[in-house]
Molecule: small-subunit ribosomal RNA
Organism: Anaerolineae bacterium
RNA sequence: GGGUUUGAUCCUGGCUCAGGAUGAACGCUGGCGGCGUGCUUGACACAUGCAAGUCGAACGCAUCGACAAUGCCUGGAGGCUCUGGAUGAACGGGCGUACGAGAAAUCGUACAAGCGGGAAGAAGGGGCGGAAGGGCGACGUUGGUGAGUGGCGGACGGGUGAGUAACACGUAGGUAAUCUGCCUCAAAGUGGGGGAUAACUGUUCGAAAGAGCAGCUAAUACCGCAUAAUAUCCAGGCCAAGCCUGGAAGAAAGGCGCGAGUCGCUUUGAGAUGAGCCUGCGGCCGAUUAGCUAGUUGGUGAGGUAAUGGCCCACCAAGGCGAGGAUCGGUAGCUGGUCUGAGAGGAUGAUCAGCCACACUGGGAUUGAGAACGGCCCAGACUCCUACGGGAGGCAGCAGUGAGGAAUAUUGCACAAUGGGGGAAACCCUGAUGCAGCAACGCCGCGUGGGUGAAGAAGGCUUUCGAGUUGUAAAACCCUUUACUGUGGGAUGAGAAAAAGGACAGUACCACAGCAAAAAGUCUCGGCUAACUACGUGCCAGCAGCCGCGGUGAGACGUAGGAGGCAAGCGUUAUCCGGAUUUACUGGGCGUAAAGGGCAAGUAGGCGGUUGUUCAAGUUGGGCGUGACAGAUCUCGGCUUAACUGAGAGAGGUCGUCCAAUACUGAGCGACUAGAGGGCAGGAGAGGAAAGUGGAACUCCCGAUGUAGCGGUGGAAUGCUCAGAUAUCGGGAAGAACACCAGUGGCGAAGGCGGCUUUCUGGCCUGUACCUGACGCUGAGAGGCGAAAGCUAGGGGAGCGAACGGGCUUAGAUACCCCGGUAGUCCUAGCUGUAAACGUUGGAUACUAGGUAAUGGUGGUCAAGGCCAUCAGUGCCGAAGCAAACGCGUUAAGUAUCCCGCCUGGGGACUACGACCGCAAGGUUAAAACUCAAAGGAAUUGACGGGGACCCGCACAAGCAGCGGAGCGUGUGGUUUAAUUCGAUGCUACACGAAGAACCUUACCUGGGCUUGACAUGUACGUCGUAGGGGACCGAAAGGCGACCGAUCCUUCGGGAAGCGUACACAGGUGCUGCAUGGCUGUCGUCAGCUCGUGCCGUGAGGUGUUCGGUUAAGUCCGACAACGAGCGCAACCCUUGUUGCCAGUUAUACUUUACUGGCGAGACUGCUGGCAUAUAACCAGAGGAAGGUGGGGAUGACGUCAAGUCAGUAUGGCCUUUAUGUCCAGGGCUACACACACGCUACAAUGGCCGGUACAGAGGGUAGCCAAGCCGCGAGGCGGAGCCAAUCCCAGAAAGCCGGUCUCAGUUCAGAUUGCAGGCUGCAACCCGCCUGCAUGAAGUCGGAGUUGCUAGUAACCGCAGGUCAGCCAUACUGCGGUGAAUACGUUCCCGGGUCUUGUACACACCGCCCGUCACGUCAUGGAAGCUGGUAACACCUAAAGUCGGCGAGCCAACCGGAAGGGGGCAGUUGCCUAAGGUGGGACUGGUAACUGGGACGAAGUCGUAACAAGGUAGCCGUACCGGAAGGUGCGGCUG
Repeated sequence: GGGUUUGAUCCUGGCUCAGGAUGAACGCUGGCGGCGUGCUUGACACAUGCAAGUCGAACGCAUCGACAAUGCCUGGAGGCUCUGGAUGAACGGGCGUACGAGAAAUCGUACAAGCGGGAAGAAGGGGCGGAAGGGCGACGUUGGUGAGUGGCGGACGGGUGAGUAACACGUAGGUAAUCUGCCUCAAAGUGGGGGAUAACUGUUCGAAAGAGCAGCUAAUACCGCAUAAUAUCCAGGCCAAGCCUGGAAGAAAGGCGCGAGUCGCUUUGAGAUGAGCCUGCGGCCGAUUAGCUAGUUGGUGAGGUAAUGGCCCACCAAGGCGAGGAUCGGUAGCUGGUCUGAGAGGAUGAUCAGCCACACUGGGAUUGAGAACGGCCCAGACUCCUACGGGAGGCAGCAGUGAGGAAUAUUGCACAAUGGGGGAAACCCUGAUGCAGCAACGCCGCGUGGGUGAAGAAGGCUUUCGAGUUGUAAAACCCUUUACUGUGGGAUGAGAAAAAGGACAGUACCACAGCAAAAAGUCUCGGCUAACUACGUGCCAGCAGCCGCGGUGAGACGUAGGAGGCAAGCGUUAUCCGGAUUUACUGGGCGUAAAGGGCAAGUAGGCGGUUGUUCAAGUUGGGCGUGACAGAUCUCGGCUUAACUGAGAGAGGUCGUCCAAUACUGAGCGACUAGAGGGCAGGAGAGGAAAGUGGAACUCCCGAUGUAGCGGUGGAAUGCUCAGAUAUCGGGAAGAACACCAGUGGCGAAGGCGGCUUUCUGGCCUGUACCUGACGCUGAGAGGCGAAAGCUAGGGGAGCGAACGGGCUUAGAUACCCCGGUAGUCCUAGCUGUAAACGUUGGAUACUAGGUAAUGGUGGUCAAGGCCAUCAGUGCCGAAGCAAACGCGUUAAGUAUCCCGCCUGGGGACUACGACCGCAAGGUUAAAACUCAAAGGAAUUGACGGGGACCCGCACAAGCAGCGGAGCGUGUGGUUUAAUUCGAUGCUACACGAAGAACCUUACCUGGGCUUGACAUGUACGUCGUAGGGGACCGAAAGGCGACCGAUCCUUCGGGAAGCGUACACAGGUGCUGCAUGGCUGUCGUCAGCUCGUGCCGUGAGGUGUUCGGUUAAGUCCGACAACGAGCGCAACCCUUGUUGCCAGUUAUACUUUACUGGCGAGACUGCUGGCAUAUAACCAGAGGAAGGUGGGGAUGACGUCAAGUCAGUAUGGCCUUUAUGUCCAGGGCUACACACACGCUACAAUGGCCGGUACAGAGGGUAGCCAAGCCGCGAGGCGGAGCCAAUCCCAGAAAGCCGGUCUCAGUUCAGAUUGCAGGCUGCAACCCGCCUGCAUGAAGUCGGAGUUGCUAGUAACCGCAGGUCAGCCAUACUGCGGUGAAUACGUUCCCGGGUCUUGUACACACCGCCCGUCACGUCAUGGAAGCUGGUAACACCUAAAGUCGGCGAGCCAACCGGAAGGGGGCAGUUGCCUAAGGUGGGACUGGUAACUGGGACGAAGUCGUAACAAGGUAGCCGUACCGGAAGGUGCGGCUG
């Protein structure tokens, strides 16, 4: 900064997100390198190897070597010489073989066996000669190894964080209260002796580990003696932290070197380093831990230590700590730093560095300069070995194993470097360290290619079918080689007088060559938050950080395409900081949102008037010291860069110290009077306590009068009353409260206080300026006061009155109302300690415009009335200012200071547990688990109210006629049915869709058929005996089969078109969704409303305008007004009707200035007069006029509401169906019938029925039609055919009316249902299921309960006529037309509907709203609880290891003394105190679990009521008491929210 409370707004307030970080883990993925990091859990257990040794120049041994003068033994090489003769060249000769020539014999050439020949000459053997080598011995020299004595080091380095809230750590100091090996500097010394002992040898025991005895031996091991100090002690003196004198005690070790010398040793001093101890200050949580402490606090003395000290002991005293938090409990190693943050802070304490603590758990000492990870002793647990008798061990070192866990690496290389130990050194040791390995665990760097490339390829996805997108992306062409691979070279780190010496490593790096080559994922895409479509799914599956998505068109689920972000990583989870000014020091609040204590007085504390002076604690300035290194910041440098790293600088403290300043605060000492208090003089008051006293009223009692009711309520009843009530009069008793005065008047700190009088007593105000001289303000804790109800004890008790009883009301009525009535209310003494104890506003002081009213004073002026000024208190309105708004506003919620109390989301919870208080009821203090994303404040617009005001409407009232009762018609519900097709359902469905269901219609049912289809379009193919027609036959029909008849147009004469057939696309659907829609319609409602622009007001939603005063049918008009205008509505314009003028006139009219029809005009506008009204608008009356205030009627329906109605009028998205939900046909059904409702018709009769006669309309319709005259029939009707496409002809007789007659009050001469018979008409067809006629039949019905409908004038009512639909008709319906023709309206209280303003609201799906509690069911967390079972720290007692210290020490003993005996001294042993652990015991604190039980939260549509929100139907709420299934009711007091 954003999201989220609301219909919207502002605020408060929580939740949540975006950022950074990590020793991380998990999911998916994974190319390289550098630098870092890597058991956060079980301080759980550990196999194996290594991690601390070294010194022979301290020492004695053992063992293995080397060298070695001289000597002895052995050995027999090379060489020389003699012998030996294997083998054997040249040469001689040549069987034979091969090739060539030739006819052949043969010849030639080449090779060549056997034979001859003999130069040269190997092995072997003999002799001379004496080398190397080997052995023995030993004066010695020297090297290695092993254990041992001895020295130094194992107290460092390395690990871990269990414990520890502490002088443990940090910082600053102190140590005159101390120590310090090795190192440095300085001074002095190192003389002379002694006795042992390990190793070793022998022997014994033991399985082993190991041990005993005897004997030998060395030292830089051990011990005396001498000497020595400026070191120590004692004594004395002096100018005393010291100096001087005297005395006592009191050291030493040698090694190496030829030597020079060097390394050591002893004493002392100084330094450096390290360590100990002490102190100030600083850094966690809990008060539901408030008191703790017995060596405790101090003193004296002794002991102990390197050293102070109750550190320890004896004695004495009684102290010490604590609200500025002791003690106790919980948690935790501390710091430099790290992360975050603008900072202040918050969180954290891995790696690196400093300190501490620990080393299996607990205790202990020894050695040493210093003490114990890889030392010792003891106890315990655990593990291992064992011959069962005994022994061994300690990875929180480096690796590694098991276990735990979400989770954390190699049983690697090297001492090359840095550092450490030992050594004179070489050197040895070093899991410190340097490196490597593993891990994307983190940070940093690089790469996965670059350029060109439109046919915008293919494929994918979407689509409005045109295309869009993926997308220059790919392919293709050109280029590069970081990286990779190969080859070659190859480090720095290594310094020194020189040489050698590299784990890493053939690594980094360099050069060359080769191939775009092996190298991209992950998360998201509703808003916050960058990124969108399609399909699937259908409150399912799922998502989700918050809000929230999903119930058939999901940008939110899943998948795909595309897009966005980051990138070798990306997401998720966990944790910390931030955002959060949401603990507020910086930097918040408390009237109503959470939050002022019920109230005052006052303790500690905090803060404090004017002025002088001193100090210098705070404060300010400066100097010095310190604030380790690393880190962080700045600058510069080194690795190609960065991460990383080196150097320098600066910064960092609530620190210490010194100096200075003195304004302010503070401290000390003075002074002052403006604050505060007192004195004096006045004043008002329901201030408090006690005692007394008064009248009115109520009730009761007595008496009297008097008679039938009284009382009570919305209406009643219970109750009282003839035993005399109520009413009236008189008398009496008792208790409680004090009318009028009386007043948003007074007093009090609050609670609270009210007749009158007296006594006692607190506070306040005014005036004066006499006194004191800052004595003040606030106030944690503690103590005090504190309405009502309630409690204890004792009184009292008239009225009222919880509980309770009764009566009403009611579905119920544990209530409201009524009749009674106990506690209580009253008094005394005590307790309780709470209220909406409220101005929901703590106290004090100062400052900051006013106006007005009224209380108590004072002053001035004034004849009075009054006026002016001022102080204190009390209200209202308001400037500035404040505030979210409402509002507050000198009585602040303004501006400031001081002090106290309180708040930090809602619920859980004014609760649980614990503690304190209380007789009890209960009060005070006061959580957590869990759960929600809100809870809330103020204001706005609506809606609503059994809130208010005003107004209108056939809304009521006044009337007329009806309906509701009967029969019938029609529609609906219900029921029935194979089907009774579907829709419409309060008003706003029900004679509605339907202006007309026998078939058709028809959508329904049964049955029979068809499948490109009953209908449309396209493509392909076929087709002239084709399309079309079609006898007979089958069939219920549809349909099947089918003899036979038989075409059209164009033509280039091939064919094409149309038609038909087949196939494929598709047709079709009254199938679903009116809650996906268009259009149309109903309703509020022909109601007067609904809005906009600009301006103004408000932070804003919004308001204003549009409200107000009049007026109107009207938001109609006028006036006023921060509004001025405008739009949609109203009205008018349109049609019709009424009057009239003009024009025209057929088919009208029988004469004409008419009537009628059609057209064009006029007329009416509050125009005129009067009244009323304010300056109007208007209203009332009148004139004139055919008509008068909209003349009558119609059409016309604002913004919107009801997810109103309609997918079955039509259109249409999506879904479903496709030999069926399509289509054709026959029959049936929509016409059913115990019933209920709605709309009608006809009646019930005499204002009538019947019969006869007779009169007068308007508006319509007519060629598949209306149908005349005439004739037939009782009639319906038939025959007939004139006329008419209509002002001509026809339907067509109007009826009520009028005249005359009859009937005479009855179920009738009323009424006509029902039924029978006979006919007529329409139609293919009247059975289900038509209409009409005639004759006969003659039902209910005698005016209709509750209730309900229409209508205000040519209206209602009554009377008929016509039309549409239609073959006919169930039409009594609907739409029109005329004829006759009323009554009534006082009025707006009430019912219904509507409009405007206002008010309340917890409603906004808007009262058909919201919402409370019990009960029932399920889940979850939690409290109580008999009991069961753990942990922790103390306490008391018992026992007590090792061990220090002390006692004893009869046993044993080398050094010293002594001639000896013996002594000194020591050791074993034994014992005392202390004490780890163990045991016993009663408690404390804190967990777990638990039968049962209490409430709480949440959950789907359960049950009972209706408490609250509106006057919520009894106003609500607070405290308290009682009662009731429950919300709750009632009493008492209080509050207004």